[in-house]
Molecule: Bacterial RNase P class A
Organism: Pyruvatibacter mobilis
RNA sequence: CCAGAUGGCCGGAUGGCCGCUGUGGUGACACAGAGGAAAGUCCGGGCUCCACGGAAACACGGUGCCGGAUAACGUCCGGCGGGGGCGACCCCAGGGAAAGUGCCACAGAAAGCAAACCGCCUGCUUCGGCAGGUAAGGGUGAAAGGGUGCGGUAAGAGCGCACCGCGCGUCUGGCAACAGAGGCGGCACGGUAAACCCCACCGGGAGCAAGACCGAAUAGGGAUGGCACAUGGCCCGUUUCCGGGCUGCUAUCCGGGUUGGUUGCACCAGGCGUCUGGCAACAGGCGUCGCAGAUGAAUGGCCAUCGCCUGCCGCCUUCCGGGGCAGCAGGUACAGAACCCGGCUUACAGGCCAUCUGGCGCU
Repeated sequence: CCAGAUGGCCGGAUGGCCGCUGUGGUGACACAGAGGAAAGUCCGGGCUCCACGGAAACACGGUGCCGGAUAACGUCCGGCGGGGGCGACCCCAGGGAAAGUGCCACAGAAAGCAAACCGCCUGCUUCGGCAGGUAAGGGUGAAAGGGUGCGGUAAGAGCGCACCGCGCGUCUGGCAACAGAGGCGGCACGGUAAACCCCACCGGGAGCAAGACCGAAUAGGGAUGGCACAUGGCCCGUUUCCGGGCUGCUAUCCGGGUUGGUUGCACCAGGCGUCUGGCAACAGGCGUCGCAGAUGAAUGGCCAUCGCCUGCCGCCUUCCGGGGCAGCAGGUACAGAACCCGGCUUACAGGCCAUCUGGCGCU
C1' cells in the first nucleotide's frame, strides 16, 4: 500500500430573524425541548384492571446441545459438536428415527421384512435366446443396505483379514455438553420430527383507548315536600255522539352519565466516571448528574458563513498504489417520542477509531 475479518463511535457546526410545546415568573423574560434506530409491534418484563381455594391431569401454544448471566426472555456470555474459509473469523429450529404412524415426487429394474435393466460368471441351446448365480462395475436419483486395500471366488459378496467409519460395554479427563484410550461385535439401526408424534421445561385473560378522580348546559331516572284536581287538558284531520290512548306544576336532594378537565406521566431493573470480583455476559462499592412530555398531537422554517462527500478542470508532490491545494456544479441519509424498561429484526447519505488476518513492496 492492496484485499479482508471483528468490535465500537459519530451521524452536521456557529450566528441572525420569525414561530411552537413545557416549567418558573405579576410581567419583561429566563431555562429545557426526539433517535440510534423514537420504526416493525416480533419476544420478555414492570404497572393496571378482570378472573381465580390448593394440587394434579388433559387440551392448546411456545421453547429445545451444555454451563452461566438476568426481573425475565426465543436475548446475551463462555464452552461443546457439525459445516464453510489459506486465515482473521463466520454459519447451524443443534432433544428423540431400536414407542408407533405417515411420506420419500420425477427418474429408475428396484425407495424399505430390498431389488437383476445393462454388465459379469456357469449350464443348456434350434445360436434367436432360456435357466441359475452375482450388488464388484455401468446407468437413474436428493438418497441404492458401510469405505479403502489385500486375500478369496466360476464370477462375486464382511465371505476372511488390516485400517477407517458405525454400534455396545470399560477406564481416564471434564460440573456438563463432550473428548481421549483400549476391548468386543462383521454391520444390525436408509432419510425425514420448521410431518403427526414422544420426552423435558415454561405459559390465566386483556391492555395507558389499562385504571382512578372531578363533572357544565340540556334531556331523562329515583326519593321527599308543597300546590293543583279529572264532569279537566291533549291526541286519534274537522263538528256531534260513541270508542280508544296519554297526563300535571314546582322546590330540594340522590345516583348514573356525554363533551370536557385532572391524574396515571416522566426518579428510573436510570445515565456518566472510577474501583473491586469475574475469561466474559454481568454483579457490587463510591462519587456525580437530573435528562422531552405533546394529545387534530410541540421539538420547526428561512438566510448567511463553515464543514463533509461526489463529479469536472488546473497546480504541486510521490516509494506511482496515492496524497495535498484552489475553482465550479451537485449532494448532505434513514427516520420522527406517545405509560415505561430489556432485547431482537429491519432501514440508513457519509465519515471515524481500535484490534486482527492474508498478500505485495522497501529497510